[in-house]
Predicted 3D model of a 71-nucleotide RNA (transfer RNA) from an uncultured archaeon. Its mean pLDDT, the model's own confidence on a scale to 100, is 82. Its Rfam family is "tRNA". The family's RNA type in Rfam is transfer RNA.
RNA sequence: GCGGUUGUAGUUCAGUGGUAGAAUGCGAGACUGUGGCUCUUGAGACGAGGGUUCGAUUCCCUCCUCCCGCU
Repeated sequence: GCGGUUGUAGUUCAGUGGUAGAAUGCGAGACUGUGGCUCUUGAGACGAGGGUUCGAUUCCCUCCUCCCGCU
C1' cells in the first nucleotide's frame, strides 16, 4: 500500500428499517445491631461525517479504530 473484519451502557453481549434491551457493575431506598445476601427504584450507550428513506443501530459512501491476511 491492497483486501477482509470489528465498533451499541463502566464491562460482556443482544438488537437485519418503526419506543435502544439483558447480565454484571454504579447511585438511592427497604430489610439487617453493622456488613453481605435479597427486594424495589434510578442514572447511564448506537465510533465520526454525509447520503437514501415518511422514518436509519440496521441500507450506501468517506474517514477513524481493533483484529486477520497479502505484498